[in-house]
Context: one part of a larger RNA
RNA sequence: GAACGAACGCUGGCGGCGUGGAUAAGACAUGCAAGUCGAACGGGGCAGUUUGGUAGCAAUACUAGGCUGUUCAGUGGCGAACGGGUGCGUAACACGUGGGUAAUAUGCCGGGAAGCAAGGAAUAGCCCAGGGAAACUUGGAUUAAUACCUUAUGUGGUCGCAAGACUAAAGGCGGGGUAACCUGUCACUUCCUGAUUAGCCCGCGGCCUAUCAGCUUGUUGGUGAGGUAAUGGCUCACCAAGGCGACGACGGGUAGCUGGUCUGAGAGGAUGACCAGCCACACUGGAACUGAGACACGGUCCAGACACCUACGGGUGGCAGCAGUCGAGAAUCUUUCACAAUGGGGGAAACCCUGAUGGAGCGACGCCGCGUGGAGGAUAAGGUCUUCGGAUUGUAAACUCCUGUCAUGCGAGAGCAAGAUUUGCCAGGUAACUCUGGCAAAUUUGAUAGUAUCGCAAGAGGAAGAGACGGCUAACUCUGUGCCAGCAGCCGCGGUAAUACAGAGGUCUCAAGCGUUGUUC
Numbered sequence: 001g002a003a004c005g006a007a008c009g010c011u012g013g014c015g016g017c018g019u020g021g022a023u024a025a026g027a028c029a030u031g032c033a034a035g036u037c038g039a040a041c042g043g044g045g046c047a048g049u050u051u052g053g054u055a056g057c058a059a060u061a062c063u064a065g066g067c068u069g070u071u072c073a074g075u076g077g078c079g080a081a082c083g084g085g086u087g088c089g090u091a092a093c094a095c096g097u098g099g100g101u102a103a104u105a106u107g108c109c110g111g112g113a114a115g116c117a118a119g120g121a122a123u124a125g126c127c128c129a130g131g132g133a134a135a136c137u138u139g140g141a142u143u144a145a146u147a148c149c150u151u152a153u154g155u156g157g158u159c160g161c162a163a164g165a166c167u168a169a170a171g172g173c174g175g176g177g178u179a180a181c182c183u184g185u186c187a188c189u190u191c192c193u194g195a196u197u198a199g200c201c202c203g204c205g206g207c208c209u210a211u212c213a214g215c216u217u218g219u220u221g222g223u224g225a226g227g228u229a230a231u232g233g234c235u236c237a238c239c240a241a242g243g244c245g246a247c248g249a250c251g252g253g254u255a256g257c258u259g260g261u262c263u264g265a266g267a268g269g270a271u272g273a274c275c276a277g278c279c280a281c282a283c284u285g286g287a288a289c290u291g292a293g294a295c296a297c298g299g300u301c302c303a304g305a306c307a308c309c310u311a312c313g314g315g316u317g318g319c320a321g322c323a324g325u326c327g328a329g330a331a332u333c334u335u336u337c338a339c340a341a342u343g344g345g346g347g348a349a350a351c352c353c354u355g356a357u358g359g360a361g362c363g364a365c366g367c368c369g370c371g372u373g374g375a376g377g378a379u380a381a382g383g384u385c386u387u388c389g390g391a392u393u394g395u396a397a398a399c400u401c402c403u404g405u406c407a408u409g410c411g412a413g414a415g416c417a418a419g420a421u422u423u424g425c426c427a428g429g430u431a432a433c434u435c436u437g438g439c440a441a442a443u444u445u446g447a448u449a450g451u452a453u454c455g456c457a458a459g460a461g462g463a464a465g466a467g468a469c470g471g472c473u474a475a476c477u478c479u480g481u482g483c484c485a486g487c488a489g490c491c492g493c494g495g496u497a498a499u500a501c502a503g504a505g506g507u508c509u510c511a512a513g514c515g516u517u518g519u520u521c
Stems, first nucleotide, its partner, number of pairs: 001521004006517005013370006019363002026326003030323003035078003040075002043072013085281003095205007104198002109194007117151004127140005156167004171186006207253003214244003219241008256278004260271004283304005306317004334360001336359003342356001343354004373402004382393004406462001408457005419444010465510005470491003476505005486493002
């Protein structure tokens, strides 16, 4: 000199863009952060409509059923393994880079081939009867499915030298038809393939320590088996006695890694906040289940610590999600708005959900921009110094003439909107309808926000401080003090004329900041 996720002191006008729990991976009140599908399924409630029965002359009432819409818990499907957080652990194929996988898997998505046949038994819900303070739970009866099971078929696939053996499926919504049935589309099943994502293996690279010198028994290799999507001591039985190490094994300490960031002319040194990629973790430790994918932050089980409820028998919980609270700390924000946009999940769609995200709020925490007025105007007063002549503050003020950025008031007022719905036309497709694409018209969707921006109005009116002035280092005098009080980054100042302490006047440097402290180069 430069830099910072900074803190502290004094001061503080506006805006834009960023950024903000670095310490206790400490403990957490409260709310929200993962749902969705009724076009898979049966049922309950409500509303509308309609058909029948009973009573009644009728209005009407009661009751049984159908259809449509909506809603609720449940069965079922998909999602919940993404997104979001944190950096505890980890010196390791964890990461980076370059390869290998003939040793592998891959839901949804794209392309292609084939199929989608015939049956069955349950169960939740509902109802009945119990147990329990609660969480919840037991028994009985009954019911549905794209839930579950059996059989058939075998394009294909697996195993096998071959023969052969084994191996799947589900319907929903429309259209036509009296019906049988036909048909469109979305699903479903098997296989091949692509894409995407992931697993595993290897070469090389990147911390300190020898005041750590020897380490190792599933250890190193083989055979066989088990296990896995898959190779492999991954695991096991047997056999052999190997394997690593001064090119630093083993041990100890520290640490998430990288793209990058800071500094520097570079080489290098330091660092890994924000953003992006990978990894690890989810109160602590362990385990598996489901699934294409987890050994799963807002799933399950076991153990532990902690906290809460309890009728003392027993239960419940996990903010390193977004806000927020306490604590410790020098120190780090709102218990905000919206799904309008971008993206994600579900759905045929409308749409629903989304503390991802988009916004607003708070903090001079940082960077950048703007302003606090401009021109003219003589040496007024006051202050300070003085050689008492004057000098300086100083064009500074007053005064005169202007301007109108920002802030203030009034008015107008965006872009972010693409889509979606309805209707019509055209084209494709279909036997026809549903459907697909295009065009046109109408209606409609904005949290930010009446914001940005623009116009008008008024008036210099509302807007300057901090540090320094001995040398380094730009900037000097007076008074007070008297090795005292004090200053100080280094050299050093202060013991009666202190440009170095304290105050004042003046000056210098930066400026909505200026200094101090800490850390890095």
Molecule: small-subunit ribosomal RNA, 5' domain
Organism: metagenome